[in-house]
RNA sequence: AUUUUAUUGAGAAGGGUGAAGAGAACGGGCUCUGUGAAACCCUGGCAACCGGCGCGGACAUCCUGCGACAAGGUGCCAAUUCCCGCCAAGGGUCGAAAGAUCUAAUUGGAAAGAUAAAAU
Numbered sequence: 001a002u003u004u005u006a007u008u009g010a011g012a013a014g015g016g017u018g019a020a021g022a023g024a025a026c027g028g029g030c031u032c033u034g035u036g037a038a039a040c041c042c043u044g045g046c047a048a049c050c051g052g053c054g055c056g057g058a059c060a061u062c063c064u065g066c067g068a069c070a071a072g073g074u075g076c077c078a079a080u081u082c083c084c085g086c087c088a089a090g091g092g093u094c095g096a097a098a099g100a101u102c103u104a105a106u107u108g109g110a111a112a113g114a115u116a117a118a119a120u
Base pairs, nucleotide, nucleotide: 001120002119003118004117005116006115007114008113013043014042015041016040017039021032022031023030026085027084028083029082044077045076046075049073050072051069053067054066055065056064057063081112086109087108088107089106090103091102092101093100094099
């Protein structure tokens, strides 16, 4: 870097350096920010993917469910991944109807992103 699987509406502070941006890419919104943004460092914390422990299922190996723990490997500590842009529903207009047409920020689903583990 790629692929697969799982999760992604909860949670989590203070200080130093820094000096204007930031919220994944692009665009549209909307927020945060000189009462100092990003980035880096120190301390602290959140969480439970890996982890080992206990109890089961399955049982050659392997795999798998639940529970507690939190030293270690990560990760994270504004707003749902801040919301939307793709599909459908829903809604508007025309029509007797069938249907046609328009419609992002309403609803559902996908795509993409982020994190972890495994494989290449």